[in-house]
RNA sequence: AAAACAGAGGCGCAGUUGUCAUCAGUAUUCGCGGUGUAAGGCUUUCGCAGAGUCGUUGCCGCGGUGAAAGGGGCCGCUGCCGAAGGGAUGUGGGCGAAGCUUCCCUGGUCAAACGGACAACAUCCGUUUGACUGUCGCACACGCGAAGAGCUAUGCGGAGAGCUAUUGA
Numbered sequence: 001a002a003a004a005c006a007g008a009g010g011c012g013c014a015g016u017u018g019u020c021a022u023c024a025g026u027a028u029u030c031g032c033g034g035u036g037u038a039a040g041g042c043u044u045u046c047g048c049a050g051a052g053u054c055g056u057u058g059c060c061g062c063g064g065u066g067a068a069a070g071g072g073g074c075c076g077c078u079g080c081c082g083a084a085g086g087g088a089u090g091u092g093g094g095c096g097a098a099g100c101u102u103c104c105c106u107g108g109u110c111a112a113a114c115g116g117a118c119a120a121c122a123u124c125c126g127u128u129u130g131a132c133u134g135u136c137g138c139a140c141a142c143g144c145g146a147a148g149a150g151c152u153a154u155g156c157g158g159a160g161a162g163c164u165a166u167u168g169a
Base pairs, nucleotide, nucleotide: 003167004166006164007163010081012080013079014078015077016076018074019073020072029064030063031062032061033060034059035058036057040054041053042052043051044050084106085105086104087103088102090100091099107133108132109131110130111129112128113127114126115125116124117123135158136157137156138155139154141152143151144150
C1' cells in the first nucleotide's frame, strides 16, 4: 500500500404504527321545491283521440347526512451514515406503473428565486444563488503552548471513489 474492521457529521437519511390537519362541508346518500321528459300505469270514454294524474328518469336550487383514496405535519419505533435522492439505460409488463440491472450526478442541512409534480400557498423533485455545518488539504500568526508538536482563529481550495481510529506493521 492493498485489504479487513469499527466509527463520526446533524433541523442527517429511509421505512413504518399511531395521531393531527388537509382533501371537504367535496363525493355519496336522503328529503323538499322547480323544470324538462321516451316507453308505461291510472282516471275520464262503450271504445279511440284528447286532457289530467302517477311513477321512472335528466338537470337546477335549498335543506339534512357526510366520507375515502392519494399527498403531508408531528410523536414514537425500526433500520441506517451512499444513509438516500435524482437522471439515463436495459429488463419487466398487452400498454403504463412497481420492482430489478448497469452507468452518471449529489458531503449534509437551511433559505430565496425559477421550473415541474400536486386539489394545494402543504409537501416533494430539479436548477441557480446565498448562509450554516462536518471533513481533508494548503497558506498564515496578532492567540494557547517549552515547542518548528498539537490545539485554536482566519483565508483559500477539494469531494463521500471522501474523512477518522485500529489491524495490516
Molecule: Lysine riboswitch aptamer
Organism: mouse gut metagenome